[in-house]
Transfer RNA from Methanomassiliicoccaceae archaeon UBA472, 74 nucleotides, folded computationally. Taxonomically the source falls in Methanomassiliicoccaceae (Archaea, Thermoplasmatota, Thermoplasmata, Methanomassiliicoccales). Model confidence (mean pLDDT): 83 of 100. Rfam family: tRNA. By type it is a transfer RNA.

RNA sequence: GGGCUCGUAGCUCAGCCAGGUUGAGCGAUCGGCUCUUAACCGAUAGGCCGAGGGUUCGAAUCCCUCCGAGCCCG
Numbered sequence: 001g002g003g004c005u006c007g008u009a010g011c012u013c014a015g016c017c018a019g020g021u022u023g024a025g026c027g028a029u030c031g032g033c034u035c036u037u038a039a040c041c042g043a044u045a046g047g048c049c050g051a052g053g054g055u056u057c058g059a060a061u062c063c064c065u066c067c068g069a070g071c072c073c074g
Stems, first nucleotide, its partner, number of pairs: 001073007010026004020057001028044005050066005
């Protein structure tokens, strides 16, 4: 230098192909249960979906450029 994959909650990931309210588990906080803790049960908070632009009534999702990570080729 070329090709491919990936970037979404504090962490691990799903959702993308096929546009229409952003989710799960773990973790955090609060409550229940318990003599107390843990476990268990319930609730809540936490995201401008890597950045910018385009298409569209509407973009995490489609298109373009860039940034970062990994793998392969030279």

The sequence was found in a public genome assembly.